RNA sequence: CGGGGUGUAGCGCAGCUUGGUAGCGCGUACGUCUGGGGGGCGUGAGGUCGUGGGUUCAAAUCCCGCCACCCCGA
Numbered sequence: 001c002g003g004g005g006u007g008u009a010g011c012g013c014a015g016c017u018u019g020g021u022a023g024c025g026c027g028u029a030c031g032u033c034u035g036g037g038g039g040g041c042g043u044g045a046g047g048u049c050g051u052g053g054g055u056u057c058a059a060a061u062c063c064c065g066c067c068a069c070c071c072c073g074a
Base pairs, nucleotide, nucleotide: 001073002072003071004070005069006068007067010026011025012024013023020057028044029043030042031041032040033039050066051065052064053063054062
C1' cells in the first nucleotide's frame, strides 16, 4: 500500500439479508424465600447501536467517507 472481517448496556452476543417498540445471557440494584453462607424467584436500572455525512415519512439496518482492532496478500 491492496483485500476481507469486526465495532450494539459493565462483560459475551443476537437483531442487519426483508428499514417500522433496541433485545438475550451473565453481572448489577431492590424486594422476597432460606437460621446463616450459598442459592431460587420476582421487579427495575443501565444504550447518543465506533464516528461524520447522505437517502427516506422513518436508519443499528441501505449508500459514502473516516477511526480502532483482527486476518490475508504485497

Transfer RNA from an uncultured Pseudomonadota bacterium, 74 nucleotides, folded computationally. Rfam family: tRNA. By type it is a transfer RNA. About the family: Transfer RNA (tRNA) molecules are approximately 80 nucleotides in length. The coordinates come from a structure-prediction model, not an experiment, and the mean pLDDT is 83.